This is a predicted structure of a 356-nucleotide RNA (Bacterial RNase P class A) from Neisseriaceae bacterium HSC-16F19.
[in-house]
RNA sequence: CCAGUCGGCCAGACAGCCGCUGCGCCUUUGAGGGCGGAGAGGAAAGUCCGGGCUACACAGAGCAGGAUGCCGGCUAACGGCCGGGCGCCGCGAGGCGACGGAAAGUGGAACAGAAAGCAUGACCGCCGAUGGCUGUGGCAACACGGCACAGGUAAGGGUGAAAUGGUGCGGUAAGAGCGCACCGUGCCGCCGGUAACGGCGUGUAGCAGGCUAAACCCCAUCCGUAGCAAGACCAAACAGAAUGCACAGACGCUGCUCGCCGAGCAUUCGGGUAGGUUGCUGGAGCCUGUCGGUAACGGCAGGCCUAGAGGAAUGGCUGUCCCAGACAGAACCCGGCUUACCGGCCGACUGGCGCC
Numbered sequence: 001c002c003a004g005u006c007g008g009c010c011a012g013a014c015a016g017c018c019g020c021u022g023c024g025c026c027u028u029u030g031a032g033g034g035c036g037g038a039g040a041g042g043a044a045a046g047u048c049c050g051g052g053c054u055a056c057a058c059a060g061a062g063c064a065g066g067a068u069g070c071c072g073g074c075u076a077a078c079g080g081c082c083g084g085g086c087g088c089c090g091c092g093a094g095g096c097g098a099c100g101g102a103a104a105g106u107g108g109a110a111c112a113g114a115a116a117g118c119a120u121g122a123c124c125g126c127c128g129a130u131g132g133c134u135g136u137g138g139c140a141a142c143a144c145g146g147c148a149c150a151g152g153u154a155a156g157g158g159u160g161a162a163a164u165g166g167u168g169c170g171g172u173a174a175g176a177g178c179g180c181a182c183c184g185u186g187c188c189g190c191c192g193g194u195a196a197c198g199g200c201g202u203g204u205a206g207c208a209g210g211c212u213a214a215a216c217c218c219c220a221u222c223c224g225u226a227g228c229a230a231g232a233c234c235a236a237a238c239a240g241a242a243u244g245c246a247c248a249g250a251c252g253c254u255g256c257u258c259g260c261c262g263a264g265c266a267u268u269c270g271g272g273u274a275g276g277u278u279g280c281u282g283g284a285g286c287c288u289g290u291c292g293g294u295a296a297c298g299g300c301a302g303g304c305c306u307a308g309a310g311g312a313a314u315g316g317c318u319g320u321c322c323c324a325g326a327c328a329g330a331a332c333c334c335g336g337c338u339u340a341c342c343g344g345c346c347g348a349c350u351g352g353c354g355c356c
Stems, first nucleotide, its partner, number of pairs: 001352010012321007020039002023036005041327001045338002048336005053227004065223005070084005085099001086097004100218002105216002107212002123157002125153003130150002132147006165183006184207001185205003188201005231278004240269006252260002285304008322325001
């Protein structure tokens, strides 16, 4: 310098003017006004997991259903994260993996292929020892040939995602774990490791009872239902109930007396509709330092307050600059995952080339 891997961060900047929504202070009878300060994200998204919170339900156990599935740890919890093991990919830094059980049972395997499962199975190929047919020789027994009829054969070819471990030697008519050696595998033992697992062995078994469980299923673990339109509080009008007053004139006109009018009126209560308030944002919070831990994470100390609406604010205009600005908009909160995204910065590391 080029190519790449992993992790973290930013998400146009600055200024002026006019607005919008909360908050604090001042002011105003009030509506309102003034000043100050705050006001979207890394994903606020999808609503896919997990938890908090709230209401209801609940002795315990089971059935059904769903999710998860190597080991250890973290956490409020998780299907998340961290570390490790194993497998696969990459020269490498690294990346990816639902990674329990196929010897409980049921099912499936399109197309191709001869055959897709108690190793059945012979398409091409190989063989044809044995039996058969046949030729020659021979008195005969038999010998040497031929055919590829019975039959043998899973080495080789071919099909397929997949055809019963690999290489070699022996063996054979040709073959075959048929025999043997090595490799691989199961089991056993020992050693290392918390474990998953790994290593070792003149050990043992000719050798995995083929594949498929994000097919049914089996095993283990976890899961009550609903969701802030949850829920809580205040509470009109109309209707209702109780008590009291009222044609001996209540109530109303009307504060009092008179007068007029003429049948209801007053108080309280319960439920909680309209409406209002709350839930609502100070929290498994953020930042810095330090300690423990490989890490995820946790402890301690100090500092900080950082949207909270309810038709729903966070915007508009102008100017300057640059590398010309992506995806996108909170609605109870939090931890994750996934998806979208112009471009830029930083750190650690890998491979290659060049130079010293």
Its mean pLDDT, the model's own confidence on a scale to 100, is 78.
The source organism's lineage runs through Bacteria, Pseudomonadati, Pseudomonadota, Neisseriales and Neisseriaceae.
Its Rfam family is "Bacterial RNase P class A". By type it is a ribozyme. Rfam's curators write: Ribonuclease P (RNase P) is a ubiquitous endoribonuclease, found in archaea, bacteria and eukarya as well as chloroplasts and mitochondria.
The RNAcentral record of the sequence draws on ENA.